[in-house]
RNA sequence: GGAGUCGGCCGAGCAGUCGCCGGGAGUGAUCCCGGAGGAAAGUCCGGGCUCCAUGGGCAAGGUGCCAGGUAACGCCUGGGGGGCGCGAGCCCACGGCCAGUGCAACAGAAAAUAUACCGCCGGAUGCGUCCGGUAAGGGUGAAAUGGUGCGGUAAGAGCGCACCGCGCUCGUGGCAACACCGAGCGGCAGGGUAAACCCCACCUGGAGCAAGACCGAAUAGGGAAGCGUUGAGUGUCGCCCACACGAGCUUCCGGGUAGGUCGCUCGAGGCGGUCGGAGACGGCCGCCCAAGAUGAAUGGCUGCUCUCGACAGAACCCGGCUUACAGGCCGACUCCCUUC
Numbered sequence: 001g002g003a004g005u006c007g008g009c010c011g012a013g014c015a016g017u018c019g020c021c022g023g024g025a026g027u028g029a030u031c032c033c034g035g036a037g038g039a040a041a042g043u044c045c046g047g048g049c050u051c052c053a054u055g056g057g058c059a060a061g062g063u064g065c066c067a068g069g070u071a072a073c074g075c076c077u078g079g080g081g082g083g084c085g086c087g088a089g090c091c092c093a094c095g096g097c098c099a100g101u102g103c104a105a106c107a108g109a110a111a112a113u114a115u116a117c118c119g120c121c122g123g124a125u126g127c128g129u130c131c132g133g134u135a136a137g138g139g140u141g142a143a144a145u146g147g148u149g150c151g152g153u154a155a156g157a158g159c160g161c162a163c164c165g166c167g168c169u170c171g172u173g174g175c176a177a178c179a180c181c182g183a184g185c186g187g188c189a190g191g192g193u194a195a196a197c198c199c200c201a202c203c204u205g206g207a208g209c210a211a212g213a214c215c216g217a218a219u220a221g222g223g224a225a226g227c228g229u230u231g232a233g234u235g236u237c238g239c240c241c242a243c244a245c246g247a248g249c250u251u252c253c254g255g256g257u258a259g260g261u262c263g264c265u266c267g268a269g270g271c272g273g274u275c276g277g278a279g280a281c282g283g284c285c286g287c288c289c290a291a292g293a294u295g296a297a298u299g300g301c302u303g304c305u306c307u308c309g310a311c312a313g314a315a316c317c318c319g320g321c322u323u324a325c326a327g328g329c330c331g332a333c334u335c336c337c338u339u340c
Stems, first nucleotide, its partner, number of pairs: 001336010012305007020035006037311001041322002044320005049208004054242005060204005065079005080094001081092004095199002100197002102193002117138002119134006146164006165188001166186005171180003212262004222253006233245003269288008306309001
């Protein structure tokens, strides 16, 4: 100098003025203070909070190496195994297809309780071929029942043996996943696919702030059809059972009302320091309070400056994940080239 990897941060600034939402002070005029984000987003996970008599079963859904963190998680940290990269590093739903079932275009003899197109070997022969053996060689495919060598044989074959690979048992190291130039045994253990049904282990009650509570207003109830005291319907869900209440329920037509207060933002909270830990994170101390609307605010104008400004807009609240993002800054590290 070039190429790259990982982590963190910022995301126009300042001033004036006029408005909007919320809070505080004041009898009042008026004054003071606060007012979007790192993702407020997607609503995909996990919780808090609120409501729903209770109990059991089935179904359904999710997760899936190990240990730890956390309120919890499908998140995070560290580790193991596998894959990619020269490397820094990155990626992986990573339990089970001898419990059962299913699926696989084309090619190919055969895609799985196997099988034999060419070839090789033996036999028969009417010399066209037929019968048998074989899986070494050829050929097909994304994938074909271990590999190399020696022996063996009619030709062959784990048929036998050695080494490699594989499986099981033990040992050693590790909390564990797992690892091992460790020991012994076994001719070999019968393809792929489970984000295919399924099996195994673990987890999950339902609905959501239009939850829910209070005050207030209005009212009426009517018509038609269907079902129902032989139990409809309701009580939380998709179903069933037990249990309780139980005379109404469903659809259509037409009508009434729809205003306010709370929930609402102080919380697993933020910042700084220190201690423990490899880390995620946790303990202690100090300081701080930082939008809360409900037709729903966060904006308009002016001046100056710059690198001329991306994605985007709170609606009960947290912890995550994922996705979007002009441009810029910082730190750690890797590879290549050059110079001293």